[in-house]
RNA sequence: GCCGUCGUGGCUUAGCCUGGCAAAGCGGCUGAUUCGUAAUCAGCAGAUCGAGGGUUCAAAUCCCUCCGACGGCUCCA
Numbered sequence: 001g002c003c004g005u006c007g008u009g010g011c012u013u014a015g016c017c018u019g020g021c022a023a024a025g026c027g028g029c030u031g032a033u034u035c036g037u038a039a040u041c042a043g044c045a046g047a048u049c050g051a052g053g054g055u056u057c058a059a060a061u062c063c064c065u066c067c068g069a070c071g072g073c074u075c076c077a
Base pairs, nucleotide, nucleotide: 001073002072003071004070005069006068007067010026011025012024013023020057028044029043030042031041032040050066051065052064053063054062
C1' cells in the first nucleotide's frame, strides 16, 4: 500500500441484510422483603449508534470520505 471483518448505555452484545418508537443481560441508584447482609421482587437513571457528508417524508440501518481495532496479502530493509 491492497483486501476483509468490526465500532451501538459503565461492561458484554442484539438490532443493520429488507430504512419507520433505539433494545437485552450484567452493573449502578431507589424502594419492598430481611434482625441485618446476600438472594429475590418492583421501579428509575444511563446512548452525539466511531466522525463528517449525501440520499430520503424518515437513516444505527442505504451511499461516499475519513478515524480507530483486529485479521490476511504484498513491498522494502
Overview: The RNA shown here (transfer RNA) has 77 nucleotides and comes from Candidatus Methanoperedens nitratireducens. The organism belongs to Candidatus Methanoperedens, within Archaea. Its Rfam family is "tRNA". From the family's description: Transfer RNA (tRNA) molecules are approximately 80 nucleotides in length.